[in-house]
RNA sequence: GAGAUGAGCUGGGCGAUCGCUGCUGUGGAGAUCUUCGUGAUUGAAACAGGGGAGGAAAGUCCGGGCUUCAUAGGGCAAGGUGCCAGGUAACGCCUGGGCGGCGUAAGCCGACGGCUAGUGCAGCAGAGAGCAGACCGCCUCCAAGUCUUUUGAUUUGGCGGUAAGGGUGAAAGGGUGCGGUAAGAGCGCACCGCAUGGCUGGUAACAGUUCAUGGCAAGGUAAACCCCACCUGAAGCAAGACCAAAUAGGGAUCCAUUAGGUACGGCCCGUACUGGAUCCGGGUAGGUUGCUUGAGCGUAUGAGUGAUUGUACGCCUAGAGGAAUGAUCGUCCUCGACAGAACCCGGCUUACAGGCUCAUCUCACCA
Numbered sequence: 001g002a003g004a005u006g007a008g009c010u011g012g013g014c015g016a017u018c019g020c021u022g023c024u025g026u027g028g029a030g031a032u033c034u035u036c037g038u039g040a041u042u043g044a045a046a047c048a049g050g051g052g053a054g055g056a057a058a059g060u061c062c063g064g065g066c067u068u069c070a071u072a073g074g075g076c077a078a079g080g081u082g083c084c085a086g087g088u089a090a091c092g093c094c095u096g097g098g099c100g101g102c103g104u105a106a107g108c109c110g111a112c113g114g115c116u117a118g119u120g121c122a123g124c125a126g127a128g129a130g131c132a133g134a135c136c137g138c139c140u141c142c143a144a145g146u147c148u149u150u151u152g153a154u155u156u157g158g159c160g161g162u163a164a165g166g167g168u169g170a171a172a173g174g175g176u177g178c179g180g181u182a183a184g185a186g187c188g189c190a191c192c193g194c195a196u197g198g199c200u201g202g203u204a205a206c207a208g209u210u211c212a213u214g215g216c217a218a219g220g221u222a223a224a225c226c227c228c229a230c231c232u233g234a235a236g237c238a239a240g241a242c243c244a245a246a247u248a249g250g251g252a253u254c255c256a257u258u259a260g261g262u263a264c265g266g267c268c269c270g271u272a273c274u275g276g277a278u279c280c281g282g283g284u285a286g287g288u289u290g291c292u293u294g295a296g297c298g299u300a301u302g303a304g305u306g307a308u309u310g311u312a313c314g315c316c317u318a319g320a321g322g323a324a325u326g327a328u329c330g331u332c333c334u335c336g337a338c339a340g341a342a343c344c345c346g347g348c349u350u351a352c353a354g355g356c357u358c359a360u361c362u363c364a365c366c367a
Stems, first nucleotide, its partner, number of pairs: 001363010012332007020052002023049004030042004054338001058349002061347005066236004078232005083097005098112001099110004113227002118225002120221002135166002137162003141158007174192006193216001194214004198209004240289004250280006260274005296315008333336001
C1' cells in the first nucleotide's frame, strides 16, 4: 500500500417564525360541598419555562413481568426443545468449550440425542439396494470340435466355484502389500483404519493411548413414524380495576286496597294500560385509572477468559388515545438510507444511503 475478517458508534448541522401534545409555575372564569366564614375541594382561558420516536419504533417469531379466569396430586394427549458447562427473571437467547464442515489465515457456519427397540421409505440406472448380488470377467470339471507327434493350446455349450478386476449408481459389506488358492476371498499374516474394554487428561461434552481383545459386525434416512430426556394451564391492556346518567328491568320494607292513577288536548261517558313511596345492589352510555421509576441509564471500581454480576455516586429520558412529535423560510455541507411509539421489558429475524473508530489476518514493496 492492497485485499479481507471481527467489534462498536453515528443516522444531516445551525438559526428564525408559526403550530400540535403532555408536564411545571403564575393565574384565576366557573362548578361542587358548606358549620354560610368569601371556608374547603376542583379548576377553564391566558402567560412563562421546559420535555416530545427508533436502531430497528417493523415482523409479532420466542421468553418474561403485569392482569383476569382456571388449577389437590399424578397420568394421557398436543406442541416445543435436543453436544457439554455456565449466564439470566426467563428463553428456542447469550458466553465459553467440544465435535463436524468451509477458508492460506483472521474467522465463519452447523435442529449437533437415538436407525446394534420396532415399523416404514428410497425415482432413474443396474445382475443385485438389504443380514445383497454372478451382467461382463476369472477358474476347476464335463461334453463336442479344431490345431498339434505327445505334453498341451484354443473355440462352443453345460453343472458349479469366485466379490480380486470391469460396468451401474448418491450409495455395492474396510485399505495397501505379502502369503495362499483351480481362481478367489480377513482365508492367514504385517502395517494403516475401525469397534469394545482398560488407562490417562478434562466438572463435562470429548480427546489421547508404544495397553488388551475382536477379523471387521453395525449401508442411508428420525425438519419419516417412533424411542429417550427436559419444558409448556388458557387468554391477553379491546387484559383488568374504580366512579356512574337517562331508559328498562331486579330485590327489601312500608302504605293502599278495586278504589285510585295515567293516556285519548278542557268536562262527561266509554276504551286501553297500570299499584304508590322509600331504600339497596347489578349495570349501559360516559368518565377515571391501568400508563410509564424501570430485571432503567451514565460514571467509577471490585469479581469473572467471557456472557454476566456486586458496590458507590449521579440522572429522570414521549405517554397520546382516532391517536401529538410538524410546517415554512434562511444558511452550510459530503445533499441525507430504512423507516413512525400505542401496557412494559429481554432476545431473535428482517430493512438500511453515507460517514467514523478500534482490533486482527493475508499478500506485495521498502529498510
Predicted 3D model of a 367-nucleotide RNA (Bacterial RNase P class A) from Acinetobacter sp. Lineage of the source: Bacteria > Pseudomonadati > Pseudomonadota > Moraxellaceae > Acinetobacter. It matches the Rfam family "Bacterial RNase P class A". By type it is a ribozyme.